[in-house]
RNA sequence: AAAGCCGGUCAGGCAGCCGCUGCCGCUAUUGGCGGGAGAGGAAAGUCCGGGCUCCACAGAGCAGGAUGACGGCUAACGGCCGUACGCCGCGAGGCGAGGAACAGGGCCACAGAGACGAGCAAGCUCCUUCGGGAGUGGACGUGAAACGCGGUAACCUCCAUCCGGAGCAACACCAAAUAGGCGGACGAUGACGCUGCUCGCCGAGUCCGCGGGUAGGUGGCUUGAGCCGGCCAGCAAUGGCCGGCCUAGAGGAAUGGCUGCCCACGACAGAACCCGGCUUAUCGGCCGGCUUUUCCA
Numbered sequence: 001a002a003a004g005c006c007g008g009u010c011a012g013g014c015a016g017c018c019g020c021u022g023c024c025g026c027u028a029u030u031g032g033c034g035g036g037a038g039a040g041g042a043a044a045g046u047c048c049g050g051g052c053u054c055c056a057c058a059g060a061g062c063a064g065g066a067u068g069a070c071g072g073c074u075a076a077c078g079g080c081c082g083u084a085c086g087c088c089g090c091g092a093g094g095c096g097a098g099g100a101a102c103a104g105g106g107c108c109a110c111a112g113a114g115a116c117g118a119g120c121a122a123g124c125u126c127c128u129u130c131g132g133g134a135g136u137g138g139a140c141g142u143g144a145a146a147c148g149c150g151g152u153a154a155c156c157u158c159c160a161u162c163c164g165g166a167g168c169a170a171c172a173c174c175a176a177a178u179a180g181g182c183g184g185a186c187g188a189u190g191a192c193g194c195u196g197c198u199c200g201c202c203g204a205g206u207c208c209g210c211g212g213g214u215a216g217g218u219g220g221c222u223u224g225a226g227c228c229g230g231c232c233a234g235c236a237a238u239g240g241c242c243g244g245c246c247u248a249g250a251g252g253a254a255u256g257g258c259u260g261c262c263c264a265c266g267a268c269a270g271a272a273c274c275c276g277g278c279u280u281a282u283c284g285g286c287c288g289g290c291u292u293u294u295c296c297a
Stems, first nucleotide, its partner, number of pairs: 001293010012262007020038002023035005040268001044279002047277005052167004064163005069083005085096004099158002104156002106152003116148001123136005171219004181210006193201002226245008263266001
């Protein structure tokens, strides 16, 4: 230098103006002013695993599902790390579905007479309507495997381990109007209403309290298996200690628009309870480690 392998990381930048959703402060009374924050590495698919919430649950079993080398990590996993083994690659590396085949069933392409069941040819014996047939026999050859307790579990199965269900539209709290429910008081000796009072009229309900649910509102809601840096233990995944930081939280749902400048001209894509993975989509870069070949010193 060329061609590659592995890991990490960024996701146009800057400035101005106008908006939108939370938060804080000051005014002030539901208004104003100011400050600060506001999508991702996958927010996606919802495929695994967990937290959280409610329901169910003595214990055991059946059914069903998932996983399967050995050791480790983790809250947990079907994830990750290490090692051995197999395959691919010159190599750095990449991929792997891996327990059991004397518990049982099924299946075994092509070739071969025959593929797990029995039996092909020659030879031998018997029968014969002389074409052949029956019995015995087991060579050569085919094939991954041929008479022997082959192979296949990515076919059923068996073994071991794990798995209750539903999901934030979970769930909790506050709580109208109307109509039911329960209790009490008054009422045909006329309540209530007209009507503030008396008379009069009318004629069967009226009033109060409690409770459940609905509309509506509030919480759950973002401080968390958190992020960044350093040190230590470990091959690593990961763990421990110390210091610093707070980084969307809406609820028909904000995160946008315009202008100017610059460049390498900008991909896939948009949170909805949270987290760990896997998978899929993705313009272009940048950083680190490593391999092969060639050249120069």